[in-house]
Context: one part of a larger RNA
């Protein structure tokens, strides 16, 4: 020299950039005033303005110490002077929330959660461990214990027991060996009937058990759609709701909004390749170092770079 660090920039004000990443910007305490939407708690410090130093007087409150209020003078470019000290706003998705996690690249939408349901269990139980004895759960006792799914909260949770699992019944069949019986020339290996446990075989039940929840073809006075009817097929043939979705190939769908231009955000249609109801459905107020999109203000992230300080560099010792 380059690079690190710490500042500062007229003028524009995100043009950068996957993406305002980083920096700004705002901050303290007093007053005033505050949409939406809500579970009526909140949202809220919402947004959004006004004040703020210091000397004098007065008044109010206090037993006092001390504090607030008011008038009035004064300085400065600035009065929470330094130092500390929130940018706000306004849309969706997904989790209800507070927590909990990849000790050393992940803190989330992942686990948990309260709260729902279900399936075993009456105590020498059931469920853990253990060969057992014998321990845990439990010095508990069904408003308990396990064990499995969902996941505050609202409004709800449909159709199928045909497979498979699972309870439960079965007059009947099938169904070991032990036993018994007959034969095999006496034994003996043996052959064969008889008999039944569990099980299956049969009957029935059970979906917040595992799962599953259609195809053709025709038809209304223009067209178009198909209310509707025919048909094959199954155990039923996707119900409410949601819908181009954290799902949608096509696809950058179609249309409005947003922009000067959008494969992006928002609505809203919807033939949904391949959404669907505790592997929940669809909503939702607060909440979030979590994802996405837009607005305000703010900036050195750009235009477009430059300056100023320190280190580093060099010389001595």
């Nucleotide at each position: 020299a380059a690079g690190g660090c710490a500042c500062u920039a007229a003028g524009g004000g995100a043009a950068u950039u996957c993406g305002g990443c980083a920096a700004a910007c705002u901050a303290g305490c007093c007053c005033c005033g505050u949409a939406u939407c809500u579970u009526c708690g909140g949202u809220a410090g919402a947004a959004g303005g006004g004040g703020u130093g210091c000397c004098u007087g007065u008044u109010u409150c206090u037993c006092a110490c001390g504090a607030a209020a008011c008038a009035g003078g004064u300085c400065g470019c600035a009065g929470u002077g330094a130092c500390a000290a929130g940018a706000g706003g306004g849309g969706u998705a997904c989790g209800a929330c507070u927590g909990u996690u990849u000790a050393u690249c992940a803190a989330a939408a992942a686990c948990a959660c309260a709260g729902g349901u279900g399936a075993c269990u009456g105590c020498a139980a059931g469920c853990c461990a253990g060969a057992a004895a014998u321990g845990g759960u439990g010095a508990g006792u069904a408003u308990a214990g396990u064990c499995a799914c969902u996941g505050a909260c609202u409004c709800c949770u449909g159709c199928u027991c045909a497979c498979u699992g699972c309870c439960a019944g079965u007059a009947c069949g099938c169904g070991a060996a032990a036993u018994u019986c007959u034969c095999u020339u006496c034994c003996a290996a043996g052959a064969g009937a008889a008999a039944u446990a569990a099980g299956c075989g049969c009957u029935g039940g059970u979906g917040a058990a595992g799962a599953g929840c259609g195809g053709g073809c025709c038809u209304a006075a223009c067209u178009c759609u198909g209310a509707g009817g025919c048909u094959c097929u199954c155990a039923c043939g996707g119900u409410a709701g949601c819908g181009u979705a954290a799902u949608a190939c096509c696809u950058u769908g179609u249309c409005g909004g947003u922009u000067u231009a959008u494969u992006g955000c928002c609505g809203a249609c919807u033939u949904g390749c391949a959404c669907c109801a505790a592997g929940g459905g669809a909503g939702c107020a607060a909440c979030g170092a979590g994802a996405u999109c837009c607005c305000u203000g703010c900036u050195g992230u750009c235009c477009c770079u430059a300056g100023u300080g320190c280190c580093g560099u060099c010389c001595g010792g």
Molecule: large-subunit ribosomal RNA, domain IV
Organism: Candidatus Iainarchaeum sp.